[in-house]
Context: one part of a larger RNA
């Protein structure tokens, strides 16, 4: 000097307390370990692996098994020949492929001949989702958005190294005052960047309609930029004003004005390092290894198996509810290989149907919960809906193994969950719905959007992380 410690003081974090809601008990979904298979491709493994990579495994994806097939090769690049390229049709095969067959004769030329695809051959050589993430870049988690890490001089020591950065005070902060053998600088903080809360200029279509008219009563038309609202400059907060407290400082405390008040919410930012942390299967790459294969085609089949076991969810176990009938309010997204209106048509999924719309013009696209009625009466029920049976529907060459939806039957566990354990501190939890990527289809997943909105926080003592100073140590 660090690292420890079931030593010490000092402080933070949903740490614990409180409060409020879940998971652990069903049932399904999906992910994982076990087993199982001809394969059940690989990767992740405490916190930091298990709706993780996968922002979509029915053929493709795919990497895995089986089988059929191919070797300069599905890709590059260089040389040699021959043939333009490209195109119909048949037959044979599960297709790859293999034979036959039909049109086509194309650009540029100096007429020697070139360029572009094709097909043979010969070799330098392609190619590998084989191996090492403990050889590697890049990228990424993680402690942690925690207040720390560190130099330059210069002083102390013999030296490792010390100071500075400790120390009163104070802060979300090594923040920011004061003191001080230190003075200073840097890389974290903050602030500068988006968003969102008020206002002002300026702009007025596709947005909007307060005054005036007109009307098929529908901002629909004329007509208005006033309001919304759009999006572009701008401003508005700075402990800036008072009181108080404090060391005349930092500063904290109350208050005032104010749309907002002490970082006003919220992101995006992640310091020196840890974990040989992940990732050779995004790429990239060193070495190793394979080359009629560990390369490459096709087909079928697996990754979707199932005694179990975990973690993650979604659906319940109901009257704060179900079911059924009226009736209101949203955001923010995406649309031309696409979004699809009206009508029609059907009990429904769906179909017909063709208008608009390259979108503040048109469609997706009814928001659900909420409100106002109506039954249902505490039962395994009109609560649950899994499970099976059958009839359609749509995408797609093709839904067997293996997709979604959608009609009637059918109606299982499940009456609130042991021990032990997650989340959250405000528009938050919790409940309700709505889009989007991926995508032909295919979300209980992931990303976003908004509606309706609590309860609690005495205290730091305990448990968990973390900081920063001290103290012991046979640790390095």
């Nucleotide at each position: 000097u660090g690292a420890c410690g079931g030593g010490a003081g000092c402080c933070c974090g949903c740490c614990c307390a409180a409060c409020c809601g879940g998971g652990g008990a069903a049932g399904c979904a999906g992910g994982u370990g076990a087993u199982u298979u001809a394969a059940u491709u690989c990767a992740a493994a405490c916190c930091a692996c298990c709706c993780c990579g996968a922002a979509a495994a029915a053929c493709c994806u795919u990497a895995c098994c089986u089988g059929g097939c191919c070797u300069u090769g599905a890709c590059a690049u260089g040389c040699u020949g021959a043939a333009a390229a490209c195109u119909u049709u048949c037959c044979a095969a599960a297709a790859a492929u293999g034979g036959a067959u039909u049109g086509g004769g194309g650009c540029c030329u100096u007429c020697g001949g070139g360029a572009a695809c094709u097909c043979a051959g010969a070799c330098c050589c392609a190619g590998g989702u084989g191996c090492u993430g403990c050889a590697u870049g890049g990228c990424u988690g993680u402690c942690g958005u925690c207040c720390g890490c560190u130099c330059g001089u210069g002083u102390c020591c013999u030296g490792a190294g010390a100071u500075g950065u400790u120390g009163g005070g104070u802060u979300a902060a090594g923040u920011c005052c004061c003191g001080u053998a230190a003075c200073g600088a840097g890389c974290g903080c903050a602030a500068c960047c988006c968003u969102u809360g008020u206002c002002c200029u300026u702009a007025g279509u596709u947005a909007c309609c307060a005054a005036c008219a007109c009307c098929u009563c529908g901002g629909g038309u004329g007509g208005g930029c006033a309001c919304u609202c759009u999006a572009c400059u701008g401003a508005g907060a700075c402990u800036g004003c008072c009181g108080g407290u404090g060391a005349c400082a930092a500063a904290c405390c109350g208050g005032a004005u104010g749309a907002a008040g002490g970082u006003g919410g919220g992101g995006a930012u992640g310091a020196c390092g840890u974990c040989a942390a992940g990732u050779c299967a995004u790429c990239a790459u060193g070495g190793c290894c394979c080359u009629u294969a560990c390369g490459g085609c096709c087909a079928g089949g697996g990754c979707u198996a199932c005694a179990c076991a975990c973690g993650u969810g979604c659906u319940a176990c109901a009257a704060u509810g179900g079911u059924c009938g009226g009736u209101a309010c949203a955001a923010a997204g995406g649309g031309u290989u696409g979004c699809c209106a009206a009508g029609c048509c059907g009990g429904g999924g769906a179909g017909u149907g063709g208008a608009g719309c390259u979108a503040a013009u048109c469609c997706c696209a009814u928001a659900a919960a909420a409100c106002c009625g109506a039954u249902c009466g505490u039962a395994g029920a009109c609560c649950g809906g899994a499970u099976c049976c059958u009839g359609c529907u749509c995408u797609g060459c093709a839904a067997c193994u293996c997709g979604a939806c959608u009609g009637c039957g059918u109606g299982a566990a499940a009456u609130c969950g042991g021990a032990a354990u997650c989340g959250c501190u405000a528009g938050u939890a919790a409940u309700c719905g709505u889009g989007a990527a991926u995508c032909a289809g295919a979300a209980u997943g992931u990303c976003a959007c908004g509606g309706u909105g609590a309860a609690u926080a005495c205290c730091u003592u305990c448990c968990c992380g973390g900081g920063c100073c001290u103290u012991g140590u046979a640790c390095a």